A computed fold for a 73-nucleotide RNA from a Gammaproteobacteria bacterium, annotated as transfer RNA. The sequence is in RNAcentral, with records from ENA. It matches the Rfam family "tRNA".
[in-house]
């Protein structure tokens, strides 16, 4: 230096053009409890790596670049 694969909530991961982005598990409050753990219910919390291109509309599709992991020289 080439190729490939990933990149979404604190972590693990899904969603793969259609408009309010979702689960688990952590987190805070509440119920229950003598207290707690479990169980019920309710919230917070994301510029969907970055920048641009395509389209009415992008997390999805394209290009470059960033970080990472595999392979090849």
């Nucleotide at each position: 230096g080439c190729c490939u694969c990933u990149g979404u909530a604190g972590c693990u991961c899904a969603g793969u053009g259609g408009a309010u982005a979702g689960a688990g598990c952590g987190c805070c409050g509440u119920g229950c409890u003598u207290c707690g753990a479990a169980c019920g219910c309710g919230g917070a919390g994301g510029u969907c790596g970055u920048a641009g291109g395509u389209u009415c509309g992008a997390u999805c599709c394209c290009u470059a670049c960033c970080a990472g992991g595999g392979g090849c020289u």